[in-house]
RNA sequence: CUCCUCAUAGCUCAACGGAUAGAGCAGUCCCGUCCUAAGGGAAAGAUGGGGGUUCAAUUCCCUCUGAGGAGA
Numbered sequence: 001c002u003c004c005u006c007a008u009a010g011c012u013c014a015a016c017g018g019a020u021a022g023a024g025c026a027g028u029c030c031c032g033u034c035c036u037a038a039g040g041g042a043a044a045g046a047u048g049g050g051g052g053u054u055c056a057a058u059u060c061c062c063u064c065u066g067a068g069g070a071g072a
Base pairs, nucleotide, nucleotide: 001071002070003069004068005067006066007065010025011024012023013022018055028042029041030040031039048064049063050062051061052060
């Protein structure tokens, strides 16, 4: 320098272009217990930044940023 892949919750991962973006773990609150724990319930929590296409974008296109890989 060129090319490829990836970026979603604190962590690990889902989501034929269309339902309120789901789940596990962690954390919070409640129940539970003499106290803890196990177990049960509830709420909170995320689409890397900027543009574009579309009636509609986590998804498609461009660019930037970051991470990983291949080649020279």